[in-house]
RNA sequence: GCGUGGUUAGUUUAGUGGUAGAAUAUAACCUUGCCAAGGUUAAGACGGGAGUUCAAUUCUCCCACCGCGCA
Numbered sequence: 001g002c003g004u005g006g007u008u009a010g011u012u013u014a015g016u017g018g019u020a021g022a023a024u025a026u027a028a029c030c031u032u033g034c035c036a037a038g039g040u041u042a043a044g045a046c047g048g049g050a051g052u053u054c055a056a057u058u059c060u061c062c063c064a065c066c067g068c069g070c071a
Base pairs, nucleotide, nucleotide: 001070002069003068004067005066006065007064010024011023012022013021018054026042027041028040029039030038047063048062049061050060051059
């Protein structure tokens, strides 16, 4: 340089046009004589920009970063 895949919560991930789910971590409360375990609740995310669309995390383009292959 060319091709290809990926980027979603602190972390690991699901979702694939119509309000973004989960696990784990965190916080509060309950339970317990205390800790641990367990239960309930809460807060927390679509890499940046542009386009298409009534509507974009999703489709298209550009950029950034990460990985794989070829040279």
This is a predicted structure of a 71-nucleotide RNA (transfer RNA) from a bacterium. Its mean pLDDT, the model's own confidence on a scale to 100, is 82. Its Rfam family is "tRNA". The family's RNA type in Rfam is transfer RNA.